[in-house]
RNA sequence: GCUUUCGAUAGAGGCGCGGUUUCAAAGAGUAAUGUCAGCAUCCGGCAAGGCCGCCGCAGGCAUGAAAGGGGAAACCGCCGAAGUUCCGGCAAGACGGCCUUGUCUUCCGGUGCUGGGACGGCAGAGAAGAUCUGCCGGACUGUCACAAGCUUAUGUGGAGCGCUAUCUGAGGU
Numbered sequence: 001g002c003u004u005u006c007g008a009u010a011g012a013g014g015c016g017c018g019g020u021u022u023c024a025a026a027g028a029g030u031a032a033u034g035u036c037a038g039c040a041u042c043c044g045g046c047a048a049g050g051c052c053g054c055c056g057c058a059g060g061c062a063u064g065a066a067a068g069g070g071g072a073a074a075c076c077g078c079c080g081a082a083g084u085u086c087c088g089g090c091a092a093g094a095c096g097g098c099c100u101u102g103u104c105u106u107c108c109g110g111u112g113c114u115g116g117g118a119c120g121g122c123a124g125a126g127a128a129g130a131u132c133u134g135c136c137g138g139a140c141u142g143u144c145a146c147a148a149g150c151u152u153a154u155g156u157g158g159a160g161c162g163c164u165a166u167c168u169g170a171g172g173u
Base pairs, nucleotide, nucleotide: 001173002172003171004170005169007167008166009165010164011163014079016078017077018076019075020074021073022072023071032063033062034061035060036059038057039056044055045054046053047101048100049099050098051097052096082114083113084112086110087109088108089107091106092105093104094103095102115141116140119137120136121135122134123133124132125131143158144157145156146155147154
C1' cells in the first nucleotide's frame, strides 16, 4: 500500500418521512336546541347481560355547531425516517350510572413485514369522488451483486439488520 472484520462517526435516495402552530375548505344548513300541527304511548331505543335511569316517530319554521381525517404555509425533528400485522400491559380514558364482558382511542414493550414515491384493481375505515390502511399488479427511481458493454449505457436478481465515505482496534498479505 491492498484486503477482511468488530465498533464508532458522518452522509445519500426525493412530489422523502413524521410532529407542532396558523389559515381556508369540506363535514353541513347535518347533529342539537326552541317552536307549531300530527302520529304513537308500553311498543321501541341508549354495544351484550342484570339492576336502575333517561328517552319516542315523521314534518314545517327559526337558530345553528363540533370531532376525526385531508390541503396550504411556516417552524421543528429526522433517513426504519416512518407505517403496520400479531402478542403482551390492566397503564390512562370513552361508550347514561353500578358490576361483568366487549369495542374503540392513546402510551409502553416484544415479534414479523415494508428501500422510496406515484398509478391501477380488490377489501376495510370514512359524510365523501378527499384521504388512510392491507393485499395484488406492472412500470419509475435509488442502492448493491452478477453478466454483458467499454463513445453510448443494458439485462437479471436481492434487501435498509442494507449502501457510501472516514476513523480507532484486531487479522491476512